[in-house]
RNA sequence: GCCCUCGUAGCUCAGGGGAUAGAGCGUCUGCCUCCGGAGCAGAAGGUCGUUGGUUCGAUUCCAAUCGAGGGCAC
Numbered sequence: 001g002c003c004c005u006c007g008u009a010g011c012u013c014a015g016g017g018g019a020u021a022g023a024g025c026g027u028c029u030g031c032c033u034c035c036g037g038a039g040c041a042g043a044a045g046g047u048c049g050u051u052g053g054u055u056c057g058a059u060u061c062c063a064a065u066c067g068a069g070g071g072c073a074c
Base pairs, nucleotide, nucleotide: 001072002071003070004069005068006067007066010025011024012023013022018056027043028042029041030040031039049065050064051063052062053061
């Protein structure tokens, strides 16, 4: 330098055009308990890497760019 994959909650990931973007773990609150843990109930937490484009509508498609990983070449 070229090619491929990935980037979504604090962490690990799902969702590949249309409902209010979800799960597990974690965090917080309550219940339970002598206390804690476990269990049960609830809550908070997201510019979907960034910018632009396509579309009535984009996390999803396209382009550029940034970052991570891998392959090829010099």

A computed fold for a 74-nucleotide RNA from Arthrobacter sp. NicSoilB4, annotated as transfer RNA. Rfam family: tRNA. Gene Ontology term of the family: triplet codon-amino acid adaptor activity. Rfam classes the family as a transfer RNA. Lineage of the source: Bacteria > Bacillati > Actinomycetota > Actinomycetes > Arthrobacter.